Predicted 3D model of a 76-nucleotide RNA (c-di-GMP-I riboswitch aptamer) from Methylomonas sp. Of the family's consensus pairs, 94% are formed in the model. Model confidence (mean pLDDT): 84 of 100.
[in-house]
RNA sequence: ACGCUCCUAAGCCACACUCGUUGAAAAACGAGGCCGGAAAACCUAGGGUCUAUUACUAGAUAGCCAGGCUACCAAU
Numbered sequence: 001a002c003g004c005u006c007c008u009a010a011g012c013c014a015c016a017c018u019c020g021u022u023g024a025a026a027a028a029c030g031a032g033g034c035c036g037g038a039a040a041a042c043c044u045a046g047g048g049u050c051u052a053u054u055a056c057u058a059g060a061u062a063g064c065c066a067g068g069c070u071a072c073c074a075a076u
Base pairs, nucleotide, nucleotide: 012037013036017032018031019030020029021028022027035063042068043067046065047064048061049060050059051058052057
């Protein structure tokens, strides 16, 4: 230095739910909240699930899985 791990420290995010706004909906955003997370940061041209549609398709989910990529601490 790199990789794995996650001891320590400083921090970070924010499930469900409530209110408001947007949307056809799934859901997203903001505020409160805090189940959890060592990437629960980012990326949707892989898969799954969800919504709309007769279908084709379009959209949502990165806190569903996989993958890519970047980053803090430093005991083992």